[in-house]
Predicted 3D model of a 69-nucleotide RNA (c-di-GMP-I riboswitch aptamer) from Sulfurovum sp. AR. The same sequence occurs in records of 2 taxa. The RNAcentral record of the sequence draws on Rfam and Ribocentre. Model confidence (mean pLDDT): 82 of 100.
RNA sequence: GCCAAACUUGCUGUGAAGCAAGGACGGAAAGCUAUGGGUCUUUAAGAGUAAGAUCGCCAGGCUGCCAAA
Repeated sequence: GCCAAACUUGCUGUGAAGCAAGGACGGAAAGCUAUGGGUCUUUAAGAGUAAGAUCGCCAGGCUGCCAAA
């Protein structure tokens, strides 16, 4: 130099949550990817099934930076 948690404001969504601005808890892949698992939401009182969300929950795949030998 880079990214940007919680929180605040605005917008979208039934919701989980997402986007933008502010803001920095942190990060050396906190870049991309929802492929496997986990967690969450809706249908929904239960079971089964389905659809969605979360990559800053864990792993995998692709790409990139730095350093030692």